[in-house]
This record gives sequence, structure tokens and C1' cells, in this order.
RNA sequence: UUGAAUGUUUUCUAGGGUUCCGCGGUUGCUGCCGGCUGGUCCGAGAGAAAACUCACUUAUAAAAAGGUGUACACGGAGGGAUAAAAGCCCGGGAGAU
Repeated sequence: UUGAAUGUUUUCUAGGGUUCCGCGGUUGCUGCCGGCUGGUCCGAGAGAAAACUCACUUAUAAAAAGGUGUACACGGAGGGAUAAAAGCCCGGGAGAU
């Protein structure tokens, strides 16, 4: 310097808010208000794990099977979705190096 989808799915985390539940306040009740240690919920390209996938390779008549690799990644403002917000989406974007 070259080489392979900057691959997919699932589970989870950092983080996030407030539909539902819980909690607190208020009210005669219905209800209303408050994100409030929470459960549900949302959730990472640049977080984690697993399974697959892909590339190369061992071996073989061909397969099955096995091995190695699947790297790197600074980053706004603004806008959008949902009940709402966000490391969600626009977006590995603009820009920077």
C1' cells in the first nucleotide's frame, strides 16, 4: 500500500423522557399537577455480548468439518418521530483531522 457487506439479528448497557403502573401533592369524588429512587417504554455507526454472515485458509474427488480475520471511527447547530425525550432518525451527514 492492497484485500471483504463501513453486513444482519437478538439480548443488554450508558443515556432518555412521561403514554401506562407506582410514588408525591391537591381534591368530597371524578379528576388535575409534579419525572420523582422506580417497573413498563425509547435506546447507541463512533458502547458490550452472543448467534449468523462474509473474506481468506487447512483438508477432500466433491462436501461435511476445522482455523484466522470481520478493522478504524473527532464531530456541531438545526430539524423529525413517538405520550415525550434522548448517544433514536436525518447521520459514518455538514464540518474537522
Predicted 3D model of a 97-nucleotide RNA (Guanidine-I riboswitch aptamer).
The sequence was found by an Rfam model in a public genome assembly.
The model forms 100% of the base pairs in the Rfam consensus.
Rfam family: Guanidine-I riboswitch aptamer. Rfam describes the family as follows. This family represents a conserved RNA structure found upstream of the ykkC and yxkD genes in Bacillus subtilis and related genes in other bacteria. The family has 100 seed sequences and 1,509 matches in Rfam 15.1. Gene Ontology term of the family: regulation of gene expression.